[in-house]
RNA sequence: UCCCCCCUGGUGUAAGGGCAACACACCGGUCUUUGGAACCGGGGAUGGAGGUUCGAAUCCUCCGGGGGGAA
Numbered sequence: 001u002c003c004c005c006c007c008u009g010g011u012g013u014a015a016g017g018g019c020a021a022c023a024c025a026c027c028g029g030u031c032u033u034u035g036g037a038a039c040c041g042g043g044g045a046u047g048g049a050g051g052u053u054c055g056a057a058u059c060c061u062c063c064g065g066g067g068g069g070a071a
Stems, first nucleotide, its partner, number of pairs: 001070007010024004018054001026042005047063005
């Protein structure tokens, strides 16, 4: 310098254009002498800015961050 891939709650992953889901963690409750376990409930996310579309996490462009490859 060029090419490719990834970026979603605190963490790890789903959703292949139509209500963003699950697990763990966290918070509240039930149970328990207490704690843990178990069960019930709750909050919390699409890296940023534009574009396409009736509708974008998803498609396109640029930017940022991370990883890999070639020279």
RNAcentral holds the sequence, with entries from ENA. This is a predicted structure of a 71-nucleotide RNA (transfer RNA) from a Gemmatimonadota bacterium. Model confidence (mean pLDDT): 82 of 100. Lineage of the source: Bacteria > Pseudomonadati > Gemmatimonadota.